[in-house]
């Protein structure tokens, strides 16, 4: 230097013939059960803004393409492996 991989919610981890982003599990927060926890169950659970409806952002970061990008294209930052 070349060359393959990986970066997605507080954690781990999916969605790849481009179509509601966060499926599952962890965590956590309310309630049920208990004398009282812990185990079990049942709801909620990206961020900001807003009384709310609701809106807007959000998959390393900056462009492209596209009606739409987690997902293709190009740059790049960080990382793991391989070559030399």
């Nucleotide at each position: 230097g070349c060359c393959c991989g990986g970066a997605u919610g507080g954690c781990g981890g999916a969605a790849c013939a481009g179509g509601u982003a966060g499926a599952c599990g962890c965590a956590c927060a309310a309630g049920a059960c208990u004398u009282a926890a812990a185990a079990u169950c049942u709801u909620g659970c990206g961020g900001u803004g807003g009384c709310a409806a609701c809106a807007c952002c959000a998959u390393g970061c900056c462009a492209g393409u596209u009606c739409g990008a987690u997902u293709c294209u190009g740059g790049u930052u960080c990382u793991g492996g391989g070559c030399a």